[in-house]
RNA sequence: GCGCGCUUAGCUCAGUGGCAGAGCGACUCGUUUACACCGAGUAGGCCCGGGGUUCGAUCCCUCGAGCGCGCA
Numbered sequence: 001g002c003g004c005g006c007u008u009a010g011c012u013c014a015g016u017g018g019c020a021g022a023g024c025g026a027c028u029c030g031u032u033u034a035c036a037c038c039g040a041g042u043a044g045g046c047c048c049g050g051g052g053u054u055c056g057a058u059c060c061c062u063c064g065a066g067c068g069c070g071c072a
Stems, first nucleotide, its partner, number of pairs: 001071007010024004018055001026042005048064005
C1' cells in the first nucleotide's frame, strides 16, 4: 500500500428497517446466627464519529477513526 472482518451496558456477545436484549458482574430485598449458594427485583447503553437513502436506520450506502487477520 491492497483486501477482508469487527466496533451495541462495567465485561463477553445477540439483535439484518418499526422508539435495544441475554449471560456474567454491580446494587436492593428475601433466605441464613453470619457468609456463600439460591430466589425475586432494580439500575446501567441517544448502538465509534460525520453525511446520505427512507415515512422511519443499531441494521442499507458513503467518508472517516480505532482494533484484528491475510497479501505485498
Predicted 3D model of a 72-nucleotide RNA (transfer RNA) from a Candidatus Giovannonibacteria bacterium. Rfam family: tRNA. About the family: Transfer RNA (tRNA) molecules are approximately 80 nucleotides in length. Lineage of the source: Bacteria > Bacteria candidate phyla > Candidatus Giovannoniibacteriota. Model confidence (mean pLDDT): 82 of 100. It was read from a public genome assembly.